Description:
A computed fold for a 721-nucleotide part of an RNA from a Nanobdellota archaeon, annotated as large-subunit ribosomal RNA, domain II. The RNAcentral record of the full RNA draws on ENA. The coordinates come from a structure-prediction model, not an experiment, and the mean pLDDT is 85.
Context: one part of a larger RNA
Parts: sequence; structure tokens; C1' cells
RNA sequence: GGCAGGGAGUUUGCCUCAGUGGCGAGGGUAACUUCAGUCAGGAAGGGACCCGAAGCGAAAGCAACAAGCGCGCAGCUUAGGCGAGGCGCGGCGUAUGAAAGUGCGUGGAGUCACUGGGGCCAGACCCGAAGCCGCACGAUCUAUGCCUGGCUAGGAUGAAAUGGGGGUUAAUUCUCCCAUGGAGGUCCGAAGGGGUGCUGCCUUUCAAAGCGCUCCCAUGAGCUGGGUAUAGGGGUAAAAGGCCAAUCAUGUGCGGCGAUAGCUGGUUCCUCCUGAAAUGAGCCGUAGUUCAGCCCCGUCAGAGCUGGCUAGAGGGGUAGAGCACUGAUUGCGUACGCAGGGAUCGAGAGGUCUCGGUGCGCUGUCAAACUCCGAAUCCUUUAGCAGCGUAGAAGACGGGAGUCGGGGCAUCGGGGUAAGCUCGGUGUCCAAAAGCGGAACAACGCAGACUGGAGUUAAGGCCCCAAAAUGCUGACUGAGUGAAUUAAACCUUGUCACCAGCCACAGACAGCCGGGAGGUAGGCUUAGAAGCAGCCAUCCUUUAAAAAGUGUGUAACAACUUACCGGUCGAGGCUGUUGGCGGGGAAAAUGGACGGGUCUAAGUCAGCUGCCGAUACUCCAGACCACGUCUCUUUGAGGCGUGUGUGGUAAGGAGGCGUGUCGCGUGGGCAGAAGCUGGUUCGUAAGGACCAGUGGACCAUGCGAUAUUGAAGAUCCUGCC
Repeated sequence: GGCAGGGAGUUUGCCUCAGUGGCGAGGGUAACUUCAGUCAGGAAGGGACCCGAAGCGAAAGCAACAAGCGCGCAGCUUAGGCGAGGCGCGGCGUAUGAAAGUGCGUGGAGUCACUGGGGCCAGACCCGAAGCCGCACGAUCUAUGCCUGGCUAGGAUGAAAUGGGGGUUAAUUCUCCCAUGGAGGUCCGAAGGGGUGCUGCCUUUCAAAGCGCUCCCAUGAGCUGGGUAUAGGGGUAAAAGGCCAAUCAUGUGCGGCGAUAGCUGGUUCCUCCUGAAAUGAGCCGUAGUUCAGCCCCGUCAGAGCUGGCUAGAGGGGUAGAGCACUGAUUGCGUACGCAGGGAUCGAGAGGUCUCGGUGCGCUGUCAAACUCCGAAUCCUUUAGCAGCGUAGAAGACGGGAGUCGGGGCAUCGGGGUAAGCUCGGUGUCCAAAAGCGGAACAACGCAGACUGGAGUUAAGGCCCCAAAAUGCUGACUGAGUGAAUUAAACCUUGUCACCAGCCACAGACAGCCGGGAGGUAGGCUUAGAAGCAGCCAUCCUUUAAAAAGUGUGUAACAACUUACCGGUCGAGGCUGUUGGCGGGGAAAAUGGACGGGUCUAAGUCAGCUGCCGAUACUCCAGACCACGUCUCUUUGAGGCGUGUGUGGUAAGGAGGCGUGUCGCGUGGGCAGAAGCUGGUUCGUAAGGACCAGUGGACCAUGCGAUAUUGAAGAUCCUGCC
């Protein structure tokens, strides 16, 4: 891992609600006793006691309408009305209060049993801790102590002390040399002990700590055999929270024990109906829970309800706008000496000028906490329309939940440089929604899937992949721009279009040829300054025209050139605004993306006609559900009809299938039961039936009852492979 078997909402007591049944102002017995009985089961007694029939009040205590009036659903009707149940008014009881009034109760329905939903007590749907406590068992591992034994090749070094000798001394005092000597938690290194580095090999290992090389100690605080002692909040510890039997920040075994787990995982057949929430408030509350909100089911009641459209009547202070207020804010003018500063006059008092300030006027701006104004939307309400509703809406009551981690998009806001960011409002979608499109893609577009068949469309598409136009008309782009996912400021004599102004056959624009002069080298400055370093001025003359000079250039001149003029040429030219499509700006990590191929349209813009394209829409057939109606053998079945009914997670509700056992009934079986294998067939499904083979003794079915009743999951448990 596979297969088989096992495997999770149960039971007791009490409370509550619903259904069914009995009795009913009553209902019921419990323990127990007696009787009967093959089992299972039963009959009678037992009235203790419990619930109900009266409440109100803290208490003392007091103590209620079997109907006085009205409305009115169903129904009935003599069509006028009556009117069970229901509702309203009134009355009554009690408490309080001076009273008015207010609270609770009041015109008789309960109780017992069974079944089911829910709550509480318990292990309480199942499995799962780490832990806490108790009592025992452990020092054959290891830590330390004690008792008694054992072990330690070889080599090196050469302490004290001693002897002899030299020197020296008062000294056998000190010192040196040579011997002798053999100390040491000394050195090297086997045995032995250890475990440094390779962070080597191994790492389903040879091994739950090994192997190899390397390394440390190796006469000592050494190593070691046997015996013995210390025990769990305890020991032992040259101290690492180390070790105490592969277990240690308190061992192990068993018990308390099914500890507790707001946490994780799992929780077993089918179909039908409806269908959420991720919000508010409280909580040592934020992984939870309670109440409310939202969902489901039932009951009551009996007539309106509404989210859409139109119109009317009201409300408001947002968007925008504005500056009339509150503030902010540009420039100018004006008035005032008016907080202050500077300057100046004056001996001073003080004066004058100026900056600044304040007011006013003009001008130019800004505001969530500004408003002289002020929409669209929105809200309330009335009427009409529309939709829903007596086939029972809105509402009320009772029972059962789940939800309290949300998210995307559009739009309006707060925070943030920003974010697939964060916090809100409104709407919608995903969640819980499949289908078609978007290359792929929860929430983007279209569209809400009962089943089968046929057709038509939506979004989006129609060259090939790939269904449908290599469709039509008119433009633009030449960049593979682009072909649905991007780009900005800025630059652009790329190109297209509209417009405006100016020049032009009396010849424009561009090119080419020629001229481009004189006073004068203007004056100043300067070493120089001659059109051209700089400053000032910028005149006059000859002219077709020519600057007291546009740019190069020189030390300064010179030289070249431009403006300006003539000629040549011969038809458009120059400038600017706006719009369209382009170009540059343009950088990311393996080689790469218009979805791809590819495309000059199969790109872009504007328009037109067809076609394709979904579970959408239409038609046909069928199933189911709800409701109406009719019939019947009436908790049900069937016929007919209606539906703008039939996506669905959590969840609620309804109806079924199957399994074991029991009761009653009906059946089958050695002429072949169950089981198993294969096939055929019926049912929407859970499942059922039949046939053949195998098998060789029990089994099925109808109606009931009952339950250790349905597995693919839980790193589920056990077994086998």
C1' cells in the first nucleotide's frame, strides 16, 4: 500500500414541544400484594402520592363574568340577517395608590401512555494529549562512597640527599666540578583507558552511536573484577540540569481514568421541498460563547402587502459653485500714526519719511470641521398604475437550526508614498452557481442547469488550428505599430485632414550669377579697439540696394559671410493653431510569446448585410413538487387542470430503500434453501426480480415490533498478502 472484518448522537432520570391514542373537571397510580402462565407476555388489587380545576400579595390576609354590549371569519340563511371558534368594550379578584391609574389574574381543559424533536445531569457522537496525584518496582546501565582483590612493555629526563675534589670562610660557611643517587598528579610510547579533527565512511546502517585515519592520558585526582550503600521532589553529581537499566527540569509499572482538551481529525443508504450567515451588543471576550439579526417547520388569524413606474405634497445642505460669514491667500490703490522696527529733523516735547499693521475699494485664489447659493440621487407621505394576496399575503405565537475567520468587482469616502494594503457606506456576484465567452483564470461579460429531443439567439466571434464572411463601403497606419493587459512628462520638417494669416506671373519660396558703396578707422576707451573686447550714440550722402553692421576671422588691420538689391529660373510658397494614426522616450534575471501559426490586413477608425455561437429563449415528450377541482375503498389513491414551480454549502422539513432479531399471517425448499459466479431486466434512486452454473439445508414474503442497523476516508483498529 491492497483486500477482508471491526469502527462514531447511545442509555437513565427530570423538564419542554409536537404527533397519535385513552379518559375528561378530572386524569394517573408507585412500591408492593394476589392470581394466571411452557417462553415472551398478562389480569386484578393497591389512591399513599402527583398534576390540574384560583388568583393576587413581601406578608397579615382577601378572594373572581357557566355572559352585559358590540364587531366579525368559517358556516347557515326566510337573503333582512344570525353567527361556534376569534376580536373589541365593559365588569370582577387582588396588590399598590388620597385619587386618577397601573401590575398580575379572570367567561372551565386537563391528565396518562406511547413515539419523535430539543434542553439539563451524567464519559454523553468517536479517537487523541502534554500533564496532576497515589501505591509499588528498580543502582546487572550509570553517579558517588565503602570493603576486598587485580593491572600498568619499553625508553627518556635526572630533584633532594650522599661521597670525593677545587676555590673560599672563624666554621663541615658558602660555592663550583666529578661521581653516586633515582624523585615527579615529569616526558616519549605499547597494554589499558579516552573520544580531538576529518564536521570522512555509514545514516531502511555491521551498529537505536558503528568503521577508518588522526588525536589525548598512560605511577596517577590511574584503570579494573567481585561484594556492598544511597530511590523519585528523592539519590548521586571535580556542576553538564549531568546520571539514576536505549526513559530524566523529577525514573518506571499499575491505579484515580473513559482526567480535561473553547483544539485537530473522523462520523456509514436514497430521493423530494425550502435554504442561510460571516453582522450588532455582552463576556479575562477576539480559534469560543450568549442574546438579537438572517434560514427551516408547524399553528393561529382573516385582508391587505410591496423593493417597480408616474404624478403631487413635504424633508435635506452632499456634488458643484461661491466668497455674503469664519479662516487662509496674490498684487495695486486709498484712509488712519496705529502694536512695533528703521531713517531723519529737533535741546526736548515732538514732527516728517518709510517698512509693517488695521479698515475700505479693485484684482487673483482656497476650505472635512466656511456657506449668500445649490442639484442629480435619496427619505417620508398621498393618489393612480403594476406586482403579490382568501389557492390565505403582511402579522402573531410555538418548535428546530446553522452563522459570529469572509472575499471580488463597481461606486462614494477615512488611513497610507504605495500594495493582490487597510477601515467603512451602497449595490451586486463568489462563498453555496454549473453552462457559453474571456488562450488558461472563485467572483469580468452573457446566463441561473428537472430529464430527453428539435430549433432560435446572448456575450463573443466568422484566414488555419476551430463552428461561422479570405463579406461589402469609405478612410488612416508602413511602425509587424497593431492584431483584447498596459506606459508618462517631454521631443518629432514621419504622415493625413480641417482652419487662420502672409507672399506670389508687376515673377513669390529655394538654388545659382552679380552688387553689398562713401563721410568713416563714428565718438569714447585702449598698448591696439578699424562693423564685430567693452561703453555711448546709431546720423548724413551716392544709390537698384547696402547695418555706424548677422556670424566666422586678425595682435590690430586684412579676408570670408549675412541683412539688403539686381539678374536668372517659372508656380506655387512660408508661418501658425487644432485633430487622426505613427516614431523616440522604453532596463531583469534558463529561450519565448498577438493563445499559436501567421497577417500589410487577418491592423486601426466609421458604417452596412449575413452567419456561427450556451444547460439562456421557443416547441415536442416525460418525471417530480405545490395548489385547485372531481371521483372512490377518504391519515390515502386515481382522473382533469393551473404554475414567471424543480442550481445549491451550513441547516431545517418530508417521503422512502436495505440489514439483524421477535410476533401474527401467507408461502417456498434434497424434483435442490441460503451463499457465491455470470447474464437479462424493472425502478429517478437507495435497491428489486428473473435465468443459468455452483452449492448442499434451510429460506422468503405481507403487516407490526425492536435495534450494538448501512463506511472510502479518522497518519483509524485487527488479520492476511